[in-house]
RNA sequence: AGAGUUUGAUCCUGGCUCAGGACGAACGCUGGCGGCGUGCCUAACACAUGCAAGUCGAACGGAGAAUUUCAAAGAGUUUACUCGGAGAAAUUUUUAGUGGCGGGGGUGAGUAACGCGUGGGUAACCUACCCAUAAACCCGGGACAACCCUUGGAAACGAGGGCUAAUACCGGAUAAUCUUUGAGAGUGGCAUCACUCUUAAAGAAAAGGUGGCCUCUGUAUAUGCUACCGAUUAUGGAUGGACCCGCGUCUGAUUAGCUAGUUGGUGGGGUAAAGGCCUACCAAGGCGACGAUCAGUAGCCGGCCUGAGAGGGUGAACGGCCACACUGGGACUGAGACACGGCCCAGACUCCUACGGGAGGCAGCAGUGGGGAAUCUUCCGCAAUGGACGAAAGUCUGACGGAGCAACGCCGCGUGUAUGAUGAAGGUCUUCGGAUUGUAAAGUACUGUCUUUGGGGAAGAAUGAUGUGCUUGAAAAUAUUGAGUGCAUAUGACGGUACAAUAAGAGGAAGCCACGGCUAACUACGUGCCAGCAGCCGCGGUAAUACGUAGGUGGCAAGCGUUAUCCGGAAUUAUUGGGCGUAAAGGGUGCGUAGGCGGUUUAUUAAGUCUAUGGUGAAAGUGCGGGGCUCAACCCCGUAUGGCCAUAGAAACUGAUAGACUUGAGUGCAGGAGAGGGAAGUGGAAUUCCUAGUGUAGCGGUGAAAUGCGUAGAUAUUAGGAGGAACACCAGUGGCGAAGGCGACUUCCUGGCUUGUAACUGACACUGAGGCGCGAAAGCGUGGGGAUCAAACAGGAUUAGAUACCCUGGUAGUCCACGCCGUAAACGAUGAGUGCUAGGUGUCGGGGGUAUCGACCCCCUCGGUGCCACAGCUAACGCAAUAAGCACUCCGCCUGGGGAGUACGGUCGCAAGACUGAAACUCAAAGGAAUUGACGGGGGCCCGCACAAGCGGUGGAGUAUGUGGUUUAAUUGCAACGCGAAGAACCUUACCAAGGCUUGACAUCCUGUGACAGCUAUAGAAAUAUAGACUUCUUAGUUUACUAAGACACAGAGACAGGUGGUGCAUGGUUGUCGUCAGCUCGUGUCGUGAGAUGUUGGGUUAAGUCCCGCAACGAGCGCAACCCCUACAGCCAGUUGCCAGCACGUAAAGGUGGGAACUCUGGCAGAACUGCCGUUGACAAAACGGAGGAAGGUGGGGAUGACGUCAAAUCAUCAUGCCCCUUAUGUCUUGGGCUACACACGUACUACAAUGGCCUGAACAGAGGGAAGCAAAACUGCGAAGUUAAGCGAAUCCCUUAAAACAGGUCCCAGUUCGGAUUGUAGGCUGCAACUCGCCUACAUGAAGUCGGAAUCGCUAGUAAUCGCAGGUCAGCAUACUGCGGUGAAUACGUUCCCGGGCCUUGUACACACCGCCCGUCACACCAUGGGAGUUAGAGGCACCCGAAGCCGGUGACUUAACCGUAAGGAGAGAGCCGUCGAAGGUGAAGCUAGCGACUGGGGUGAAGUCGUAACAAGGUAACC
Repeated sequence: AGAGUUUGAUCCUGGCUCAGGACGAACGCUGGCGGCGUGCCUAACACAUGCAAGUCGAACGGAGAAUUUCAAAGAGUUUACUCGGAGAAAUUUUUAGUGGCGGGGGUGAGUAACGCGUGGGUAACCUACCCAUAAACCCGGGACAACCCUUGGAAACGAGGGCUAAUACCGGAUAAUCUUUGAGAGUGGCAUCACUCUUAAAGAAAAGGUGGCCUCUGUAUAUGCUACCGAUUAUGGAUGGACCCGCGUCUGAUUAGCUAGUUGGUGGGGUAAAGGCCUACCAAGGCGACGAUCAGUAGCCGGCCUGAGAGGGUGAACGGCCACACUGGGACUGAGACACGGCCCAGACUCCUACGGGAGGCAGCAGUGGGGAAUCUUCCGCAAUGGACGAAAGUCUGACGGAGCAACGCCGCGUGUAUGAUGAAGGUCUUCGGAUUGUAAAGUACUGUCUUUGGGGAAGAAUGAUGUGCUUGAAAAUAUUGAGUGCAUAUGACGGUACAAUAAGAGGAAGCCACGGCUAACUACGUGCCAGCAGCCGCGGUAAUACGUAGGUGGCAAGCGUUAUCCGGAAUUAUUGGGCGUAAAGGGUGCGUAGGCGGUUUAUUAAGUCUAUGGUGAAAGUGCGGGGCUCAACCCCGUAUGGCCAUAGAAACUGAUAGACUUGAGUGCAGGAGAGGGAAGUGGAAUUCCUAGUGUAGCGGUGAAAUGCGUAGAUAUUAGGAGGAACACCAGUGGCGAAGGCGACUUCCUGGCUUGUAACUGACACUGAGGCGCGAAAGCGUGGGGAUCAAACAGGAUUAGAUACCCUGGUAGUCCACGCCGUAAACGAUGAGUGCUAGGUGUCGGGGGUAUCGACCCCCUCGGUGCCACAGCUAACGCAAUAAGCACUCCGCCUGGGGAGUACGGUCGCAAGACUGAAACUCAAAGGAAUUGACGGGGGCCCGCACAAGCGGUGGAGUAUGUGGUUUAAUUGCAACGCGAAGAACCUUACCAAGGCUUGACAUCCUGUGACAGCUAUAGAAAUAUAGACUUCUUAGUUUACUAAGACACAGAGACAGGUGGUGCAUGGUUGUCGUCAGCUCGUGUCGUGAGAUGUUGGGUUAAGUCCCGCAACGAGCGCAACCCCUACAGCCAGUUGCCAGCACGUAAAGGUGGGAACUCUGGCAGAACUGCCGUUGACAAAACGGAGGAAGGUGGGGAUGACGUCAAAUCAUCAUGCCCCUUAUGUCUUGGGCUACACACGUACUACAAUGGCCUGAACAGAGGGAAGCAAAACUGCGAAGUUAAGCGAAUCCCUUAAAACAGGUCCCAGUUCGGAUUGUAGGCUGCAACUCGCCUACAUGAAGUCGGAAUCGCUAGUAAUCGCAGGUCAGCAUACUGCGGUGAAUACGUUCCCGGGCCUUGUACACACCGCCCGUCACACCAUGGGAGUUAGAGGCACCCGAAGCCGGUGACUUAACCGUAAGGAGAGAGCCGUCGAAGGUGAAGCUAGCGACUGGGGUGAAGUCGUAACAAGGUAACC
C1' cells in the first nucleotide's frame, strides 16, 4: 500500500466482499511448564449458611473472676497456736448497660441533568479528627439505664414501681479580635458591600481522666503541684464538602409551540449559605427553528481500541466524580446522612407463629438456585500496606496481602543436539524407468532447559513493639513524662515458595487450520447438480487442484480455527477530503424576512487573530530516556504532550465606532425596439348548420372494405343567412416575458428592457431557510356558450382474439366569467450573482467614427440571440465569454438497486389528489459513456440462376429406393432421408431365437506331447461329438540312436486375449457447412485514459482487400490472381499395336502386304493472349467501351486448389486412442430368422400420360473405359434369356462393342389407344451349397393407375438446359443408384423494385448463448416480511377528582411534666393528645402515546420447467416517454 466482483471487452459511477488490528468473550479440535494480569457483559432476579464494624474499664455505676494482705463471729485444743473465713484493702483481669469516637467495599437501575468534564466565582457558605497562636477551665443541680421488685406476651419485645454513676443532662458566674443591635471615623471594592478603629447595650463556654511528686499552700493526703491525654472559647491554616456561573456533552421535527410558582418585584419565613427554596400581595412576564416542549436511548470522565492524521467506536479491569442499596415516601441523630449490614410508614415477596402478632433485605466476601453461548474457592492471614478505637499493649478489618480454579489474555521456555544414503522398510504417486515422504527414521556420539528424585534454602521485618542506653523539653526534682536518637530481642499468611547445587535418563511433553482466485501451499481415489462446500466471485450433471478421504505441501504453534462486535481499508457523509448536463443529485419560477456574505479610503478601538508570561491540565496510562525482576510481559524513576483561564503587548486582516469617496447599485434627463400584460371594439378567409335555386345517382371512406349519408333529392354548385372558435401569407436557430407562456387589426390603461448623457444619492449591494405571489395541459364547482375537434360510448372493419391501431358517428371537455387545483421529460434534464480567460462568422435593437450632397460600403462599441473553434475541463460524449474553464458568495439537492415516491402520521384540497416521507424484507449488482460484433418488418452501394426473362422438372399416377411412424423375438446402429452402403438370399451382420465353447475364433510367453490336416461311418439343423482306417514335418549336430532349434498341431497353468459395449461433450485423424464468399490478420508508427481505431475508410474500378488516386500512415503475411492438370491453335521431334497422301503388290471387300513419315492420331518439347496495338471515355490514373489482327480477347472453357474462423457440426461403427464397463459373457462358434414387415406420412429418382409420339423395316456417326478364378470373337442350337464348342488377348494389336437419339421409308389417327406399362398367371434361363421368406433375365398371356398434376417448390446462362445412348466400380448373381463418357442441341437475361443468401459503409439497440435474443403484466401454486382491520391485552407518562400512612412544619394543648424562678400557691419552659397545610401508595374518570395479538383483507418480495397474451428494446412492426 491494496485486491475480487456489473461487461464479449473498456473507462467511469457505485454498492457488496476480503486481506490488518482489537476483545471481560463464547463454540469446535487439541493441550507440557512458568511469570504477570483478568474472570455474571444476561435477571438492579430470588437468596440457605458463615463471615464483612467495631473499639475504649486511662469517661461511668454495676456484675463477676483470679492473686496478695488484713481479718470479725465461731470451732478445736498442745493457751499459744491451729482451723475457719463474714468482711475490708490492694493488684491484675472479663464486660451486659450508660457514655465517647467510628470507615471501607459493591453495583450502574435511574439520570440528557450544572449529572459529568473544563475554567472561574462565593463580598452568599460549613468543616469532626489534625496543626499553629491566644485565652480560660469557677460554682452548683436534678435525673435515666444497668440493678432489684411486681407484671404482660408463644415469641419479638415490653409495662409499672424503687435505687444509682459519669467526660450523659441542666442552671449560674466570668470572657476576648465571638454573636446580635445602635452611633461615629478611615481604607478598599464593578455593585450589593467588605475590612479596620472608637463607643454603648444585650447574649453565649467548659469535664474531667491517668501517672508521678511534696518545692510552694496545707500537712502526710489532697481541695496542692506537675506531666500527658481529654474538654471550652477565639483567630488562622490544612483537609473535606456545599452552592452559583461560562463553555462542552447522543438521536428523532412523521415531537412546534411550552410555561402558572410559571418570569420578575416587595414583605415575611427557611437554610451552613445566595435563590420562588417556601409563603402573602403586585406586575405579566419567561423559554423556543442558534430546536423549547415531548419521545427514545444512555451513568460521565481520565482513559481504552482503531486510524498517517482529522476522526470513528467504546467507558470491563485501575483511578476521579455522580447515583443507588427489595419498591415508593419520610424525617431523626450527627461536623458530616435524608444513612447498603440505622429508624418510621406504605407496597410486593419470603420465613416464624400458640393466629393474638412478629422477623427479613448479599448491587459486601465466599456460596446457592434461576436466567444464559458464557464468567471462579462457602480457602489462608492480619506477616506487610491502609483504616477504626485506644495513653498503650492490643482488638477489629472478606479493605488488603496471598493461595485455589479457568490457555480467558499478554510474555517467556521446552518438546532435543550433532552425525547418519543401501537414499532401508512402509505409505503415496507413476510415463513402471522412477519420483516423493527424506537426514526424516533406524543406527552412532552427545547435551540436560522444563518435568521428576532426595537434601539445602532466601528477600519481603523494622521508620512500629518490648527492653535498655544517650540527647533534649516541662518541672523544685535524681521521680514522672513529652520529643529525638543508638543497641539488643521477638514477630512470615504466602511457604519449605523463589533460588542455587545434586542424580537419572532422550527418557514424560504437538497440535490446529488451509492448499480454485483474492491468498502462501497439488496430486490420487470416492462421489456424479447427489452428498456436500462457500467470506465474495463461485464449485458439484463420470476424468472435481473448490465436496469426502489419503499422501504431500503451506501457515501458525500450546495453541489453531469459527462465530459475535468495533475501527480500518471506505475519499462509501468528503473540515482535512466528494459531488449534482447524460451515472443518485438544481427547488417549475419570481418577490422578499431572518441569516450568511459584502467596494475604495482615514482615524480610533482591540471582540476575533498573533506574541510573551503565569495558573491549571490529579495519579495511573501513552511517547521518549534510564533502571529492577536471568530476558520479556510486568514494575520503578525522570521528562514531554493538547485544552481552558488570567495578565501584558502588537494592530496587517476580519469585526465595531466615527468620518470621507464613487467605480457597485439606484434616480434624473433625452432617445429606441418589441406576439410583454389587462380591457373594449372591429375584420376577412375557412369548417358546420339553415333557407332557396340548379342538378342526378351516387357520395363518403380505406391497404381493401363496411358501418354512415342519399330518389323524402345527398355529394357537387350558386345565392342569402346563423353561430362559435381560431387568426393563412408576413414568419425568421426573429422579438418580448422571471417562468408557465405570448401571433389578425384599432383604441385606452400598464410592467419591464435597452442606448446616450453624467445632473443627483452615496454601498443603499448579492443570495435567500421559513413566508407570500405566479404557474401548461388535464381535472373540479357555479353560471353561460357550444362551430370544429374529440376521452367515454356505439357501430363497421382487421384479427386466433382486438375491450387497440384504421373507418363512420359521438358526449363530457375544448371557449367565456368567477373560484379551486399546483402538478409536467415545468428540459438547456445545466440555481442565482460578480469578476477574469485566444479567436472567427451570422442575426436582432441602439450609439459613434470615416466618407458622402445624401443613402450604401467600411471601422469601433453596448445589449440580446445562434454557429464553429483554441487553451482549459470532462469517465467519455461533449462544454468552450450565453462554460460543463479559472475563482469567490449564498441557497437547494445526492449517498447501491428493488421495496417506494409506497405505508403510517401530519398539513393543504370540494374531490381527484398534492406536499412531507420511512421500515421490514430481498439482490450483488442496478447504472453512465464509449468499443467490437450480431441483429433490425433502419438507410445507402454492390454481387450471386437470388428475383425477373426463359427452358425443363418435383408436388398428382405407378414403380424403385431411403426415412419417419407403426409392428415385431429381431425388424442392428448411426446418419437425416438413391448418405456411410462402389451393390443384406448364406456370408456380410453388428440384431433376434435356439444349440455349443471358456486361456478362448485371433496375439505373445511357459511346460508337456508329436504330428496336424484330410478320408470313411454314425448322431445332429449345423457347430460339434464318437468310432475306424490311413498318415508321422523341416533344419543342424559325422551316420543310426539321440539331442537342439524351428514350423505346425494338441493338452495344461496363468499372465492375458476379445468387445461394431459407453462417452465425438475427454481426444487424434478425417470430413461437412457458411463459401471459391473476398475476406482475415500482423510489425512499426500515429490517435485514444482504455476496450480499440488507423492501415482495411474515402473517390473511381474490378470476378476479386483487383488495381489507381487520395489519405497518419508505411510495409508485410494468409487468402484473390498466377504457378499445376485437362481442353481449344500452330510448329518441332518421334512413328507401333495407330495412320495411308504419293509409289508398288493384293482382296469379294479390307493399311491386308512392301513401303512411307506427308495427314489424322499418339505423347514429349518449345510457343501462342499481354488490354500488347488503334480509337473513344475517364482525373494526364486504374480501367471501361469499340475495333483490328488472331485458333482463341479481356481470369478463352473446365478441374484441382477451400484464408482467419463458425456450428462442443459429423464420425469411438473405417482407423487410432484416454477413461469407464463385460470376462462360463456385452467375448466366440453354428443353424434358422431378421435388417426385405405395412392402416399411413415425407424425401430422392425411374417410367409415363403420347403424334416433336408409339411400332416395324432399312441404313449412319462416338468417346471413355474394362478384361486372366477374366473379356470372349467366329461357328452351331434356341423365338429369347441363354447354351455348346472354341480362335485371340495381360491388350492403341484380341474381346466386351450392334452406340442410341438423329436420318430414310412404312404404319397407327387422338382413343385410356398399336399410349402407358404396373400387377398377376404359366413356362423357361443364369449365378450360386442354397433363389420359400428374399435375386436377375427371357417368352407367352394379363394390361392397373395415369389424359401434364392444388397450395407450394427445384435445377439451369452455352456446347449449358433439355434429350439420347455407352462404359466403369461394387459384384458369384443382382441398379431406375453412383461415377464417368460422348451424340443431338436450345430459349432468355428489360433490369435490381421485390423474395433468399452474401460483401462493404452507415444508423439504432435494454442483444453478446448475440432476434430461435431480450423482456412485461395479470392469473394459478408455495414461502417470507409488511400495511389496514371489528376489537382485545399490557405498559409508561401526564391531567382532574377521591382517600390520605409515616413525618416535618403550624395551631391548640383543659391532660402530663425532675433541673430555672418562686417560702408557698403557682409560673416559665417542654411534652402527650387533638386539629390543619403538604404528602407516598391506593382508587375513580376522560384523553393521548407505546407495544403485543387479531377473523378477514391490500399490495410487495422470492421461487426449476405452469397459464394467457406480446407492452418495451430495431422505425420492436401504432416512435418512445412525462
A computed fold for a 1522-nucleotide RNA from an uncultured bacterium, annotated as small-subunit ribosomal RNA. It matches the Rfam family "Bacterial small subunit ribosomal RNA". Gene Ontology terms of the family: structural constituent of ribosome and ribosome. RNAcentral holds the sequence, with entries from Greengenes.